[in-house]
Context: one part of a larger RNA
RNA sequence: GAACGCUGGCGGCGUGCCUAAUACAUGCAAGUCGAACGGGAUCCAUUGUUUUCGAAUGAUGGUGAGAGUGGCGGACGGGUGCGUAACACGUAGCUGACCUGCCCUUUGCUGGGGGAUAACCUGCCGAAAGGUGGGCUAAUACCGCGUAAGCUUGAAGAGGCUAGAGGCUCUUUAAGGAAAGUUAUGGCAACGGCGAAGGAGGGGGCUGCGGCCCAUCAGCUAGUUGGUGAGGUAAAGGCUCACCAAGGCGAAGACGGGUAGGGGGCCUGAGAGGGUGACCCCCCACACUGGGACUGAGACACGGCCCAGACUUCUACGGAAGGCAGCAGUAAGGGAUAUUGCCCAAUGGACGCCAGUCUGAGGCAGCAACGCCGCGUGGAGGAUGAAGGUUUUCGGAUUGUAAACUCCUUUUCUGUGCGAAGAGGAAGGACGGUAGCACAGGAAUAAGUCUCGGCUAACUACGUGCCAGCAGCCGCGGUAAAACGUAGGAGGCAAGCGUUAUCC
Repeated sequence: GAACGCUGGCGGCGUGCCUAAUACAUGCAAGUCGAACGGGAUCCAUUGUUUUCGAAUGAUGGUGAGAGUGGCGGACGGGUGCGUAACACGUAGCUGACCUGCCCUUUGCUGGGGGAUAACCUGCCGAAAGGUGGGCUAAUACCGCGUAAGCUUGAAGAGGCUAGAGGCUCUUUAAGGAAAGUUAUGGCAACGGCGAAGGAGGGGGCUGCGGCCCAUCAGCUAGUUGGUGAGGUAAAGGCUCACCAAGGCGAAGACGGGUAGGGGGCCUGAGAGGGUGACCCCCCACACUGGGACUGAGACACGGCCCAGACUUCUACGGAAGGCAGCAGUAAGGGAUAUUGCCCAAUGGACGCCAGUCUGAGGCAGCAACGCCGCGUGGAGGAUGAAGGUUUUCGGAUUGUAAACUCCUUUUCUGUGCGAAGAGGAAGGACGGUAGCACAGGAAUAAGUCUCGGCUAACUACGUGCCAGCAGCCGCGGUAAAACGUAGGAGGCAAGCGUUAUCC
């Protein structure tokens, strides 16, 4: 964040599975780069040969699909709240115990070689998923070599800083470690590559304090608490391990149980406080369930991998495939919650020199009175106080200026025409022929719901007869019911009204 009953004209802005973190058909949601690389289907143009006149084939030039190697991104963005009472969160600090791709600044360098491998061709196995052998080839892929200002490590030493310390500055020595090119005829240049230092932003770790319930949970603890050494990590640390000691926590509530994502905030209240954590923002946790690591600057990784399990699907029974708590949508559950829509035009993101591609992030539209706000359903005049209804003491009273009728207006509505801003400079707008504007038409298209005993604003008649029923509390109803039902009238609120749930 509502739901239900009755009712319902319009617009703007918001909001919309609170339940089964149940199971999911289908489509889409993460790609991109040919200016890193080999290769090149197809098509087009020119031209040669053959020709059965349909065409086939070769050369040159252009076009460049799908797949592949490689790079960057897939750790963001989006969802959910299962778990978690914890340094998870909030706040204030510490890190001399740390990391940081892309971006910015400064500085130095970019020399010379090598061997492979996918794609491709070819053989084989398999129902499939897929696998395997042989042969060829490229790179900004991979591997040596050279160079090393600064860097890392070992050894020796100095300085100031510090509570101390592995941080900082400096000296000597030894060892170790870099790189890649592309575009262009070429140069300049542009985009890159490598080392080092700093920055910005991001992150890891540690600590003080703070924020739930139960004592009908009172004792808890063996990697437990500390030390030495080692391993491990970016990094301190029982983080892990070996050995040694016997400690550590607890009524200021340990341990156990229950409940729960935390905060900014939101509701309420004069405040103190109480309640709450939907939408939006920050942090955390999770991604069928449990476990694990790999790659990487960053993950123990929602749309990656491996193992186990449950479930579903395919199968030739040997074996395979899958994971909507992304956006729509389906079934189920439920009182209950929307479209299998349009667009990348804008904002932002990924990649790319660009052009651009991708983007269910996002921008919009659709549905729902779910909420808030605004507007309308006409205005003025109009007494024979018409008819009709209701009531009556039959005189009247009331509905009631209400209607009719006259004049007026056109917000809305309908029709026609014009038609945006949102897009920095030519073109380019999903929304959208929308908003808006002009003209025309005609009161035309638009009122309900609850109540009327007291609390509590609003009263009569008939029906019923402790029945049928009402009810938030007190209580009404057994023959004159202002309390039930209907009617007339009245009162409240109004595109809503009432009920239920819940908080103050």
Source information
Predicted 3D model of a 504-nucleotide part of an RNA (small-subunit ribosomal RNA, 5' domain) from an uncultured organism. Rfam family: Bacterial small subunit ribosomal RNA. The full RNA is in RNAcentral, with records from ENA and SILVA. The coordinates come from a structure-prediction model, not an experiment, and the mean pLDDT is 85.